Small-subunit ribosomal RNA, 5' domain from a metagenome, 488 nucleotides, folded computationally.
The full RNA is in RNAcentral, with records from SILVA.
Context: one part of a larger RNA
This record gives sequence, C1' cells and structure tokens, in this order.
RNA sequence: GAAUGAACGCUGGCGGUAUGGAUUAGGCAUGCAAGUCGAGCGGUAAGGCCCCCUUCGGGGGGUACACGAGCGGCGGAAGGGUGAGUAACGCGUGAAUCAUCUGCCUCAAGGUUCGGGAUAGCCCCGGGAAACCGGGAUUAAUACCGGAUGUGGCGUAACUGCUAAAGGCUUCGGUCGCCUUGAGAUGAGUUCGCGUCCUAUCAGCUUGUUGGUGAGGUAAUGGCUCACCAAGGCUUCGACAGGUAGCUGGUCUGAGAGGAUGGUCAGCCACACUGGGACUGAGACACUGCCCAGACUCCUACGGGAGGCUGCAGUCGAGAAUCUUCCGCAAUGCGCGAAAGCGUGACGGAGCGAUACCGCGUGCGGGAUGAAGGCCUUCGGGUCGUAAACCGCUGUCACUCGGGAUGAUAAUGACAGUAUCGAGAGAGGAAGCCACGGCUAACUACGUGCCAGCAGCCGCGGUAAGACGUAGGUGGCAAGCGUUAUUC
Repeated sequence: GAAUGAACGCUGGCGGUAUGGAUUAGGCAUGCAAGUCGAGCGGUAAGGCCCCCUUCGGGGGGUACACGAGCGGCGGAAGGGUGAGUAACGCGUGAAUCAUCUGCCUCAAGGUUCGGGAUAGCCCCGGGAAACCGGGAUUAAUACCGGAUGUGGCGUAACUGCUAAAGGCUUCGGUCGCCUUGAGAUGAGUUCGCGUCCUAUCAGCUUGUUGGUGAGGUAAUGGCUCACCAAGGCUUCGACAGGUAGCUGGUCUGAGAGGAUGGUCAGCCACACUGGGACUGAGACACUGCCCAGACUCCUACGGGAGGCUGCAGUCGAGAAUCUUCCGCAAUGCGCGAAAGCGUGACGGAGCGAUACCGCGUGCGGGAUGAAGGCCUUCGGGUCGUAAACCGCUGUCACUCGGGAUGAUAAUGACAGUAUCGAGAGAGGAAGCCACGGCUAACUACGUGCCAGCAGCCGCGGUAAGACGUAGGUGGCAAGCGUUAUUC
C1' cells in the first nucleotide's frame, strides 16, 4: 500500500447493489418449514344445496358441490441447514465397469385373462390419567393371494424348468394407467493412475493381517464375511503413531513466481441430541420415519408416557461481535393431481445494521469599510477572510400534491401507490474525523514543569515544550474518519 463475513471510539443526509452467528455441532418457549390425489376404494364427521318432521332447541332422508378420519398410490432419499467428524479414492483430475443398479421421463415390441380370502374405516364391547391398546361383527379397492397364457426374459450340459398384470374416467371417438422385455436418457454404486498440511523429540507396523481354494452375502467386484491352506503384506520414495483440517471452482495479495485463504455463490463429501441397528423403498441405514441404549428437558392419577431448530423467524447462554417471532405463493422452481388446483420459511420481496462497494448531496454567482468577534502581535498591524452579513439565482436529494408502470402470452402482483414522470414551496432539513518533532502534507500562543501525560520507530516532558493538555490556525480524508486484529 492492498484486503476483511470484522470489532471498538467519535460522528452520521439520501439512494442502489451485495452482505450479516466466524465463538458453545451449547440449551431451546412459541408459530410455521411436506404434502397431494374423490378420475384407485368403502364411505359421509363438519359445511353447502333439496325434501320431510319439529316441543323452534333440533331431528330424519337425499345429493356428491364438497370432504374430516381411514385403506390405497406417488412424494416425504428432493429442496433447506451446518462443517462436528474425516489426511481418506474424502476431494480434484483422468480412466475402468465383460463386476453393477436406476422410480418418474422418451422410444420400440407384446400383453392386460379366470378366480379367491382378508383387513382398516363404520358398528358393538372393554382396558388406560394420558399416550394409546385389546376383543367381537361386518365391508371395498389400482391393497393382498392363487390359477391360466408366455411375445419375451431368467436358468441349464439338457429339460415336460421358472416367471406378469388393475383398473379409472369418458362426449364411447378416446384417454390416463397396469404387466413383461429391449434400448436410451438421467442419477447412483464400485475400482484404479496421479495430486492433496505439520511433526522423526512418532521407526518399525500388521493376524482377517497378505495371498489362495471353496462357500455365504451384495445390484455388483472384493477378507466384505466364514471354513480350510500357505506365511505373507507395508515401511526412510516416511509405513505406523501424534497434531491440525471438510475438499474444489475460486478469493486476497503480488509485476510474476509464489504466499495466505476456502465466508457469500456453484460442484462434491460428511453430519442431524450422543452411540448402535435395521425396516420400507427405484433410491436411506433416512434432519422435521422406526427400534434399542445413554444424557438432558417436559407431562403424570407414579402404573407409565412425550421430545430433539446444524430449516425460517425468535429466546437464553457464552462472546469484541452478527438482523424481523414480517408479507406473498404474483414470478421462478419442486411435489401431488387428467385438470381446476393445493402445498412449499425453497423462492420472490419488504424490515434492521455506514458491514462493504458504488453514486449523489450538504448550494451557485456577486460581494472590502477587508464589519463584528476569535487568535497572534514588534501594538504599526497580521490572520480566520469573499469567509460572513447583504444582493441576485438554482432546485439534485429530502418534503408536499397529482399521474403511475415493466415484471403477466387469457385470468392472477406480495413487492407497491414502489420505480418513475409532472407540478409546487423554500437555502431552507443534511459535516465530521484524524493529524500537524523526523519518517510524513501541515505552527503559533497559553497551561504544565521528568508531574500530568504522549509514543508505530527514533524519542518528547526536570520553567521560554512546534512532540503533553487547551485554543487559534493549518494539512489530509470525507458520510465517514481513526484505532485494533489478521493476510499478502
């Protein structure tokens, strides 16, 4: 000098764009953050509409406009958060997969047949404080099961081997599905070459360890697991151990080489109170699913239960330090749905903070008797200083009034009466901070008297201090200016 997710001190007019829990991966009140489909199903709790009864409280029936709860499907593996762990095929880059899987989507071929038994809900009964649970009767399906067929697919040395389905809506034209197979696309798993911090005051490490055979397991290779056999494998080209750390595109600095760094944005990985486990599923060993154990918090009728903000806000704590318990699904995207649509703290916006960058303003012209006043003075004067007053003007920003978008291809606008345009009034509402001995631009007076104090380094201060404090003046930067911390 440049830089920062900064903080602190003094000061503070406006706007745009970014950005804002870096510390305790500490604990969390409250609300919201994942639903949707009645065109899969039996149905009807509430509401609407229609009819009947009515003691005027209400009751009964229908409809399916609609739909609570339930069965079923798809989605809850995405999106969002954080960086604790991890020195690793984790990441980056380049390969391999004849060792693999892939819901939804696209293309192609073929099929979609005949049956069956349950179960939730509803109803009845019971247990419990609750969470919830048990029994009986009954019912549906695109839920579940069996048979047929076998284009195909799988398996085999060879088979008389094995292997599927589901319907809904309809204007009856169709359309959305379902099953099997092949291909694609997308996504993922696995393997390998190379690269990837510090310490040798870590020198030896290893028994499923290294390899083989066989088996099991997996979507798949493999000591992944197991039985047996062999005794191997790694290492000064740093094994093993310890410390530290998410990695990258990038970012900062620098002429570059390099050094430092990895916040926001994007890709990958890991984690979800702590530890372990599997289930379901195309996909998880699953942030707002399940089970077990533990710590913590809460409820309890003491028998037993409930919970997990490293989602968005918000709260306490710790800290130098980091925001609103806001608006909206209008846009973009995602999930479901045939669609209308519904949901979405993703997202779009507004709010707060000079946190950063950028832009603008705080007036412009004239005006000397160089006014008053301050400061200095050799007492003559000098200086603040055209500065002010005064005269003339302008209207950026802010303010008042009126119009008012784009973002929205039919409808639909949170933002927002916003951006912006027009008119109006009036210099009015808008300047500070640091420094002035040298480095380093900028000087005098008074006070103080090695005191009080200053200080980045050199060093100032002990009675004439340009270095302390105040004042006047001056210099620098400016809605900021200084200081501190850190990097180059």